[in-house]
Context: one part of a larger RNA
RNA sequence: CUGGGCGUAAAGCGCGCGUAGGCGGCGAUCUUUGUCAGUGGUGAAAUCCCGGAGCUCAACUUCGGAAUUGCCUUUGAUACUGUAAGACUUGAGUCCGUGAGAGGGUGGUGGAAUUCCUAGUGUAGAGGUGAAAUUCGUAGAUAUUAGGAAGAACACCAGUGGCGAAGGCGGCUCUCUGGCCCGGUUCUGACGCUGAGGUGCGAAAGCGUGGGGAGCACACAGGAUUAGAUACCCUGGUAGUCCACGCCGUAAACGAUGAAUGCUCGUUGUUGGGCAGUAUACUGUUCAGUGGCGCAGCUAACGCAUUAAGCAUUCCGCCUGGGGAGUACGGUCGCAAGACUAAAACUC
Numbered sequence: 001c002u003g004g005g006c007g008u009a010a011a012g013c014g015c016g017c018g019u020a021g022g023c024g025g026c027g028a029u030c031u032u033u034g035u036c037a038g039u040g041g042u043g044a045a046a047u048c049c050c051g052g053a054g055c056u057c058a059a060c061u062u063c064g065g066a067a068u069u070g071c072c073u074u075u076g077a078u079a080c081u082g083u084a085a086g087a088c089u090u091g092a093g094u095c096c097g098u099g100a101g102a103g104g105g106u107g108g109u110g111g112a113a114u115u116c117c118u119a120g121u122g123u124a125g126a127g128g129u130g131a132a133a134u135u136c137g138u139a140g141a142u143a144u145u146a147g148g149a150a151g152a153a154c155a156c157c158a159g160u161g162g163c164g165a166a167g168g169c170g171g172c173u174c175u176c177u178g179g180c181c182c183g184g185u186u187c188u189g190a191c192g193c194u195g196a197g198g199u200g201c202g203a204a205a206g207c208g209u210g211g212g213g214a215g216c217a218c219a220c221a222g223g224a225u226u227a228g229a230u231a232c233c234c235u236g237g238u239a240g241u242c243c244a245c246g247c248c249g250u251a252a253a254c255g256a257u258g259a260a261u262g263c264u265c266g267u268u269g270u271u272g273g274g275c276a277g278u279a280u281a282c283u284g285u286u287c288a289g290u291g292g293c294g295c296a297g298c299u300a301a302c303g304c305a306u307u308a309a310g311c312a313u314u315c316c317g318c319c320u321g322g323g324g325a326g327u328a329c330g331g332u333c334g335c336a337a338g339a340c341u342a343a344a345a346c347u348c
Base pairs, nucleotide, nucleotide: 004319005318006317007302008301012316014201015200016199017198021194022193023192025088029084031082034080035077036076037075038074040072041071042070049065050064051063052062053061054060091191092188093187095184096183097182099180103177104176105175107173108172109171110154114150115149116148117147118146119145120144121143125136126135162169163168206247207246208245209244210243211242215241216240220236221235222234223233258315259314260313261312262311263310266293267292268291269290270289271288272287273286274285275284276283277282297304298303321348322347323346330341331340332339333338
């Protein structure tokens, strides 16, 4: 490079936005760029190929043809592609009317629980475990009652329920704000899809500065267990977990399944709308989402199966035996930790 692939064998970037590029709806017109057909020129000779001829044959030599898949010129065709100008509405967007929602930011606020403090009652144990001990307690603990303080998380509702591009989001409430669905069909008229680079977001842990610190708890200490026990169990306990601002940029960031569009057999739940019947409910149908089971088809099998891993198209990313290695070196980024990019020798 070709060919084949990417749910689980190697392989979908964690997720958006978007530049270049690639691709692009429907019907006419112009042009003829690409495209197709033909003419002419050129494409040295030798070589290769085909048909002959000459050395006794052959290698070899030689004659003719073909080929030289290219370039230039010119004539024509106009389906497709491109250009130009112009029209359309199905794609896309806009408008109007509703609707659901833990979507996001800021502020305020509530109760239960935990711990601590103060006071009362009250006594000798309490904790903890497989069993114990470390630990707490006659300086009055545990238990219980009242009051106070603090921080963090929001029981029930709660649901293969909802929202978000992903990470993720859950007490209540004011305010600001993003997206989506449904119905109507008002308007624009291809404005679209994808997206190398780029840019933004991105759990937890970690880092910097300043706060905060109830509970939990890496490290650490002690008690047990054990042959040992740098563990599992227990008693403590510091970073951290929380807030503000700034960094980090990684995860089994998973549906281990890139995005978009079209087509394709059913059944049964559920969420949000519309319509019809009936009207509290309910039933049917339709649109959008989210689940289960299963037909064809696909698959190595498992399984997937209108939310495809089916049938097709467009674009991007990625893979090429195991180890060495997601490592070294170099570069970029970072305060650091490290991240990204990314080999080879050697070996099986």

A computed fold for a 348-nucleotide part of an RNA from an uncultured prokaryote, annotated as small-subunit ribosomal RNA, central domain. The prediction has a mean pLDDT of 88.